[in-house]
RNA sequence: CCAGUCGGUCGGACGACCGCGCGGACAACAGGCGAAAGCCCGUCCGGGAGGAAAGUCCGGGCUCCACGGAAACACGGUGCCGGGUAACGCCCGGCGAGGGCGACCUCAGGGAAAGUGCCACAGAGAUCGAACCGCCCCGGCAUGCCGGGGUAAGGGUGAAAAGGUGGUGUAAGAGACCACCGCGGCCCCGGCAACGGGACCGGCAUGGCAAACCCCACCGGGAGCAAGACCGAAUAGGGACGACGCGGGGGCAACCCCGGCCUGUUUCCGGGCCAGUCGUCCGGGUUGGUUGCAUGAGGCGUCCGGCAACGGCCGUCCCAGAUGAAUGGUCGUCGGGCGGGAAACCGCUCACAGAACCCGGCUUACAGACCGACUGGCCCU
Numbered sequence: 001c002c003a004g005u006c007g008g009u010c011g012g013a014c015g016a017c018c019g020c021g022c023g024g025a026c027a028a029c030a031g032g033c034g035a036a037a038g039c040c041c042g043u044c045c046g047g048g049a050g051g052a053a054a055g056u057c058c059g060g061g062c063u064c065c066a067c068g069g070a071a072a073c074a075c076g077g078u079g080c081c082g083g084g085u086a087a088c089g090c091c092c093g094g095c096g097a098g099g100g101c102g103a104c105c106u107c108a109g110g111g112a113a114a115g116u117g118c119c120a121c122a123g124a125g126a127u128c129g130a131a132c133c134g135c136c137c138c139g140g141c142a143u144g145c146c147g148g149g150g151u152a153a154g155g156g157u158g159a160a161a162a163g164g165u166g167g168u169g170u171a172a173g174a175g176a177c178c179a180c181c182g183c184g185g186c187c188c189c190g191g192c193a194a195c196g197g198g199a200c201c202g203g204c205a206u207g208g209c210a211a212a213c214c215c216c217a218c219c220g221g222g223a224g225c226a227a228g229a230c231c232g233a234a235u236a237g238g239g240a241c242g243a244c245g246c247g248g249g250g251g252c253a254a255c256c257c258c259g260g261c262c263u264g265u266u267u268c269c270g271g272g273c274c275a276g277u278c279g280u281c282c283g284g285g286u287u288g289g290u291u292g293c294a295u296g297a298g299g300c301g302u303c304c305g306g307c308a309a310c311g312g313c314c315g316u317c318c319c320a321g322a323u324g325a326a327u328g329g330u331c332g333u334c335g336g337g338c339g340g341g342a343a344a345c346c347g348c349u350c351a352c353a354g355a356a357c358c359c360g361g362c363u364u365a366c367a368g369a370c371c372g373a374c375u376g377g378c379c380c381u
Base pairs, nucleotide, nucleotide: 001377002376003375004374005373006372007371008370009369010368012334013333014332015331016330017329018328020048022046023045024044025043026042031040032039033038050352054363055362057361058360059359060358061357062224063223064222065221067270068269069268070267071266072265073264075220076219077218078217079216080094081093082092083091084090095109096107097106098105099104110215111214115213116212117209118208119207132155133154134151135150136149137148138147139146140145163181164180165179166178167177168176182204183202184201185200187198188197189196190195228291229290230289231288238282239281240280241279242278243277244276247258248257249256250255259274260273261272262271298317299316300315301314303312304311305310335350336349337348338347339346340345
């Protein structure tokens, strides 16, 4: 200097004039509303959309729910090991497999000896075992065919074909035998573990697919701020018709025993209900206001612990709360990128995109700029 990999930050700045929403203070003189308190108006101060606010894919906080606790089943989710976290399907660190020269990247990563299922077509043959071409031996004889036997090393088909490579041996071959690799068994060492390394024994066949059904381990109430609470509001806690129900026993009563209902299903324990429920028609009110609503698993900073994710002590800050929906408009200067130009300068352009209870993640979109670390290549010293 070029190319690449990983991580982080910003994503327009400043000024002037006018304007908007929230909070606070002053004022409450003047003006408006109001019986008053007070409110509006007025002045000043402070803050005012995001790294994704998006998707609604996960996990929670919070609120409500007569059903609650324990267990099993069903249903759903996750799936190597260890750690972090409120928790997670997230994050960090490792292991294994694959890709890359490398820095690094990816993985829907438990189980195929519990069972079931699939492997199309091609091919002789895709888990009863199998011989198409070929090779070797014997016989017949018409030199190129037929029959018999042996073979799976070579070739072909295929995603995958009787473990692989090299040798010995053989008529030709073959784990038939040998060495190494692979596979299985059994131990030793290292590591919390996933796993890694090593020794010994055994010629040893039993392929793949579980993002196929399934098995195993772990986790899991429902609904959601349009949750919920309060105020206000009604000829009205309304009327008519129909259906089902109104538990049973003891007791003066309180109460006791039994029964039914309340859960995705079942069992046990506990609790609640059993004078209302459902359907059709007529009819009144409500579409309003206040709250929930922002002090948080909060942000930032030094230090400490930890490889890291992260955690802790201390210090510091308060950083939107609207409700048809606030952040805007105009002008000027500067800045970034692209193009033209010797330059001065000129032209074009400046991304994705707007909170609505809040938070931790993941995923997707994004013009451009800056910083750091690492890898490969080239050159110079």